Model confidence (mean pLDDT): 80 of 100. A computed fold for a 77-nucleotide RNA from an Acidobacteriota bacterium, annotated as c-di-GMP-I riboswitch aptamer. Taxonomically the source falls in Acidobacteriota (Bacteria, Pseudomonadati). The sequence is in RNAcentral, with records from Ribocentre. Of the family's consensus pairs, 95% are formed in the model.
RNA sequence: GAUAAGGGCACACCCGUCGUGAGACGGGGCUGCAAAGCCACGGGCCAGGCAAGGCGCCUGACGGCCGGGCUACCGAA
Numbered sequence: 001g002a003u004a005a006g007g008g009c010a011c012a013c014c015c016g017u018c019g020u021g022a023g024a025c026g027g028g029g030c031u032g033c034a035a036a037g038c039c040a041c042g043g044g045c046c047a048g049g050c051a052a053g054g055c056g057c058c059u060g061a062c063g064g065c066c067g068g069g070c071u072a073c074c075g076a077a
Base pairs, nucleotide, nucleotide: 001074008033009032013028014027015026016025017024018023037070038069039068041067042066043065044062046060047059048058049057050056
């Protein structure tokens, strides 16, 4: 960062398995993505537990919510 080329990833939803759950994994799927590659570092959302008048605390989950760090393919004007 262009209606370029070659590739890449895979939302919702469906099926199966796992999990109390948020969700995860596999298969199908293709809305989209130029970091939708990697890292839970800051914020946020969500779940479970604890506490409770309330503030809150702990553990987990989401990287396709926003920042941050690291790395990276192609490339016209």